[in-house]
A computed fold for a 73-nucleotide RNA from Microbulbifer marinus, annotated as transfer RNA. Rfam family: tRNA. Rfam classes the family as a transfer RNA. Gene Ontology term of the family: triplet codon-amino acid adaptor activity. Model confidence (mean pLDDT): 80 of 100.
RNA sequence: GCCCCCGUCGGUUAACAGGAUAAACCACGGACCUCCUAAGUCCGGACUGGUGGUUCGAGUCCACCCGGGGGCG
Numbered sequence: 001g002c003c004c005c006c007g008u009c010g011g012u013u014a015a016c017a018g019g020a021u022a023a024a025c026c027a028c029g030g031a032c033c034u035c036c037u038a039a040g041u042c043c044g045g046a047c048u049g050g051u052g053g054u055u056c057g058a059g060u061c062c063a064c065c066c067g068g069g070g071g072c073g
Base pairs, nucleotide, nucleotide: 001072002071003070004069005068006067007066010026011025012024013023019056028044029043030042031041032040049065050064051063052062053061
C1' cells in the first nucleotide's frame, strides 16, 4: 500500500428482509426490607464510533474518515 471482518449504555449480547418507544442480563444510583451487611422486591439514569448521502423511514444500505482484528505484498 491493497483486500476482508468488526465497532450499540461502564461490561456482555439482541433488534428477523430497512418499519413504530433500540431490548435483556450484569454493574451503578435510590427506596423498601434488616440491628448492620448480603440476598430479595420495586424504581431510575445511561447506548447505535464520526461526518455526509439514499429513503416517507437508517442500528441496519452507500461513501469517506477514525479505531480494533486478520490476510497478501